Annotation
The part of an RNA shown here (small-subunit ribosomal RNA, central domain) has 350 nucleotides and comes from an uncultured bacterium. Rfam family: Bacterial small subunit ribosomal RNA. Its family is annotated with ribosome and structural constituent of ribosome in the Gene Ontology. Model confidence (mean pLDDT): 88 of 100. The full RNA is in RNAcentral, with records from ENA, Greengenes and SILVA.

Context: one part of a larger RNA
RNA sequence: UUGGGCGUAAAGCGCGCGUGGGUGGCCAUUUAAGUCCGCUGUGAAAGUCAGAGGCUCAACCUUUGAAAGCCGGUGGAUACUGGAUGGCUAGAGUACGGAAGAGGCGAGUGGAAUUCCUGGUGUAGCGGUGGAAUGCGCAGAUAUCAGGAGGAACACCAAUAGCGAAGGCAGCUCGCUGGGACGUUACUGACACUAAGGCGCGAAAGCGUGGGGAGCGAACAGGAUUAGAUACCCUGGUAGUCCACGCCGUAAACGAUGGGUACUAGGUGUGGGAGGUGUCGACUCCUCCCGUGCCGUCGCUAACGCACUAAGUACCCCGCCUGGGGAGUACGGCCGCAAGGCUAAAACUC
Numbered sequence: 001u002u003g004g005g006c007g008u009a010a011a012g013c014g015c016g017c018g019u020g021g022g023u024g025g026c027c028a029u030u031u032a033a034g035u036c037c038g039c040u041g042u043g044a045a046a047g048u049c050a051g052a053g054g055c056u057c058a059a060c061c062u063u064u065g066a067a068a069g070c071c072g073g074u075g076g077a078u079a080c081u082g083g084a085u086g087g088c089u090a091g092a093g094u095a096c097g098g099a100a101g102a103g104g105c106g107a108g109u110g111g112a113a114u115u116c117c118u119g120g121u122g123u124a125g126c127g128g129u130g131g132a133a134u135g136c137g138c139a140g141a142u143a144u145c146a147g148g149a150g151g152a153a154c155a156c157c158a159a160u161a162g163c164g165a166a167g168g169c170a171g172c173u174c175g176c177u178g179g180g181a182c183g184u185u186a187c188u189g190a191c192a193c194u195a196a197g198g199c200g201c202g203a204a205a206g207c208g209u210g211g212g213g214a215g216c217g218a219a220c221a222g223g224a225u226u227a228g229a230u231a232c233c234c235u236g237g238u239a240g241u242c243c244a245c246g247c248c249g250u251a252a253a254c255g256a257u258g259g260g261u262a263c264u265a266g267g268u269g270u271g272g273g274a275g276g277u278g279u280c281g282a283c284u285c286c287u288c289c290c291g292u293g294c295c296g297u298c299g300c301u302a303a304c305g306c307a308c309u310a311a312g313u314a315c316c317c318c319g320c321c322u323g324g325g326g327a328g329u330a331c332g333g334c335c336g337c338a339a340g341g342c343u344a345a346a347a348c349u350c
Stems, first nucleotide, its partner, number of pairs: 003322004007304002012318001014201004021194003025088007033081002035077007048066007091191001092188003095184003103177007110154001115149007125136002162169002206247006215241002220236004258317006266295011299306002323350003332343004
């Protein structure tokens, strides 16, 4: 390579948008490029295979025939693929209707709590631990009451819940705004799926400039513990954590499970929508669609387990794997202010 694979053994890009490419619904007509058939040309010699022959045999050699992927010409076939034309509505999209949601962005605002400041009451301790000590406190702490300041996060509701492509999203109100589900079927008429490159988004930490700084808290200091203790515990505490703008582009970015479509027992929760039964009305109950859980049949799996939210049965497209270490490293290139990221070997060794 062929192949076989990718939940946990090596292997699904962190996620999306989308270019090229690949793939693509139903009907009719046409074309005949792919496809199939006939005829024909070419397919040098040597070589190969078969027959015959020559060196005493064989290797070797001579001769006759066959075979020969592909390619060209010509005539035909039209199921499928492709091209052209016309049509359709089951895919896809648009419009309309009422509803759900921590989806995003901006502005405003609320209460509890911690800390600090001021004042009142009040007196000798407080704090902390396994036990202590460092620390704070007679210059009046801790406790308690009143007032003020400031920053950050939003208890209960809260869920096994919801929303988002992923990262992720939670006090309340307003404004702007994205997406999805359901229902009516009115409209368009295959407009679709995937997606190499490309572009964008992307937790935390980190970086740049300027703010902010209550609590927490890498580093650091001290106290303990210990054989030591550059830790675990304690007292402090800087960066950071927060905001604005700009970078970084990583993660156990996980469902360790790429996206799409179709099909394949059931049972039981729950969120959204619609219809029916029923009622004065609301519950209840039944059915359908979408989401989100648990259990489980067939099937699958090395097993664990998965099981209409598939890891089942199939098709389409992309990404990736190919023994361990060396190594996600070196070198080169691209990106970055840097930290570093992306791409990515070999020697050697087992």